The RNA shown here (transfer RNA) has 71 nucleotides and comes from a bacterium. Its mean pLDDT, the model's own confidence on a scale to 100, is 82.
């Protein structure tokens, strides 16, 4: 050079056209002499742009960054 696959929250993932979710971690609180453990809470996310569509994480394209195949 051709091809293919992946990018969602600090971390791991689900969701595949109709108001983004879990688990973990963060933070507050209840307990506890005190800290962990338990429990209840809170915040916080679709890799950039353009396009379709009445609506896009989900379809198309184009960039970027992984990553596998192949010459």
């Nucleotide at each position: 050079g051709g091809g293919g696959g992946c990018g969602u929250a600090g971390u791991u993932u689900a969701g595949u056209g109709g108001u983004a979710a879990a688990a973990u971690a963060a933070c507050g609180g209840u307990c506890u002499c005190c800290a962990a453990a338990a429990c209840c809470g809170u915040g916080g996310u679709c890799g950039g742009g353009a396009g379709u569509u009445c609506g896009a994480u989900u379809c198309u394209c184009u960039c970027c960054g992984c990553c596998c195949c192949u010459g």